RNA sequence: GCGGUGGAGCGGGACGGUCGCGGUUCGCGUGACCCGCGGACCGAGGAAAGUCCGAGCUCCGCAGGGCAGACUGCCAGGUAACACCUGGGCGCCGAAAGGCGACGGACAGGGCCACAGAAAAGACACCGCCCGCUGGAGACGGCGGGUCAGGGUGAAAAGGUGGGGUAAGAGCCCACCGCGCGCCUGGUAACAGGCGUGGCACGGCAACCCCCAGUCGGAGCAAGGCCAAGUAGGCGGCGAGGUCCGGCCCGGACCGCAUGAGCCGCGGGUAGGCCGCACGAGGUGGCGGGCGACCGUCAUCCCAGAGAGAUGACCGUCCGGCGCUCCGGCGCCGAACAGAACUCGGCUUACGGCUCCACCGCCCCG
RNA sequence: UGGCCCGUCGUCUAAGGGCAAGACACCGGUCUUUGGAACCGGCGAUGGUGGUUCGAAUCCACCCGGGCCAA
Numbered sequence: 001g002c003g004g005u006g007g008a009g010c011g012g013g014a015c016g017g018u019c020g021c022g023g024u025u026c027g028c029g030u031g032a033c034c035c036g037c038g039g040a041c042c043g044a045g046g047a048a049a050g051u052c053c054g055a056g057c058u059c060c061g062c063a064g065g066g067c068a069g070a071c072u073g074c075c076a077g078g079u080a081a082c083a084c085c086u087g088g089g090c091g092c093c094g095a096a097a098g099g100c101g102a103c104g105g106a107c108a109g110g111g112c113c114a115c116a117g118a119a120a121a122g123a124c125a126c127c128g129c130c131c132g133c134u135g136g137a138g139a140c141g142g143c144g145g146g147u148c149a150g151g152g153u154g155a156a157a158a159g160g161u162g163g164g165g166u167a168a169g170a171g172c173c174c175a176c177c178g179c180g181c182g183c184c185u186g187g188u189a190a191c192a193g194g195c196g197u198g199g200c201a202c203g204g205c206a207a208c209c210c211c212c213a214g215u216c217g218g219a220g221c222a223a224g225g226c227c228a229a230g231u232a233g234g235c236g237g238c239g240a241g242g243u244c245c246g247g248c249c250c251g252g253a254c255c256g257c258a259u260g261a262g263c264c265g266c267g268g269g270u271a272g273g274c275c276g277c278a279c280g281a282g283g284u285g286g287c288g289g290g291c292g293a294c295c296g297u298c299a300u301c302c303c304a305g306a307g308a309g310a311u312g313a314c315c316g317u318c319c320g321g322c323g324c325u326c327c328g329g330c331g332c333c334g335a336a337c338a339g340a341a342c343u344c345g346g347c348u349u350a351c352g353g354c355u356c357c358a359c360c361g362c363c364c365c366g
Numbered sequence: 367u368g369g370c371c372c373g374u375c376g377u378c379u380a381a382g383g384g385c386a387a388g389a390c391a392c393c394g395g396u397c398u399u400u401g402g403a404a405c406c407g408g409c410g411a412u413g414g415u416g417g418u419u420c421g422a423a424u425c426c427a428c429c430c431g432g433g434c435c436a437a
Stems, first nucleotide, its partner, number of pairs: 001362010013318007021043009045337001049348002052346005057220004064250004069216005074088005089103001090101004104211002109209002111205003126151002128147008159177006178200001179198008224275003234266005241255004282301008319334006367436007376390004384420001392408005413429005
């Protein structure tokens, strides 16, 4: 220098000024807080998004037992928790840096494997090979048996390669590889390595049922609480059960059983305000522990919050890019995806561009 | 704002891992003087992208679009 891999940060450029919008607070008008004026401070995102996971918070009588259901799935750690993250193992891809992986169990059981093929699971022999008997002059057959070595089919064919062996063959026997089982060593573990052993008994699918291990009560800020206002608890019908409690059962609690709970329809009223709600598993920096995710400690900071809902416009200087140029300058642009509305931690998806760091490979120069 | 459901020819429905089927509509033809009806033939779809599987409309994930409910 070129090519590549992994990561971090920024993201209507930077600084200054004028005007405007939303919020908090202080002062004044004013004794009040509706309002007005002035001052100070603050004012959208990395995804605020999808609502896909996990929690905080709140209520349901603290929610107990069983069945059903849903979800997770190599191991260890992190965390409030997770389906997230970190590290490790194994498999696949890449020359490498590195990347990807829903990655428990298919001798617990059931189910499926279309078409083709002899056969789709512990094979019933299509062609072929071999043996015995046998028909025929021969060509060529018939009967009984052996053989999954070869051909062919298929996504997948009953361990692979080589040798021995046999009538022909075959783990029938042997060596190596693969696989299963047992033991030993290393490792917390997943797992890896070694030794012995079994002649092989294990086809695939569990994002089919299922088994194993584990997790899960429900609903959601329109949760929920307080205050204010209003009206009549009116009329008609159904009605013995209804609610907590999401699917069912057990168990429990409450309301009601005709003086009628509850449900449906009609008619009527209110649709103001306050809290929840902005100090939090919080941000930044230093130090310490850890490979890391992360944790501990100290210092420091306060950082949007609502009414159908506030961020914009202009000017000057600089920076960057593009175009024109008489080389003095002039003109234009500064963008993409997108915008909080209980709150956090993740995942996923959308996104023009800029900056930085680490690593790998090749070439050149010193 | 929160919760839930759905997506197959132009329309309405089937297929529930194994060649996407039917009806109406549309187009062409036969019949008819013409049109309709009838008959024959044709066109035409799994919302998108990935994954599991030999094989996906079907199973899984993420998007896209549409709909419903809630003081």
Background:
Predicted 3D model of RNase P RNA and transfer RNA as a complex of 437 nucleotides. Its mean pLDDT, the model's own confidence on a scale to 100, is 77. Rfam match: Bacterial RNase P class A. Rfam's curators write: Ribonuclease P (RNase P) is a ubiquitous endoribonuclease, found in archaea, bacteria and eukarya as well as chloroplasts and mitochondria. Rfam classes the family as a ribozyme.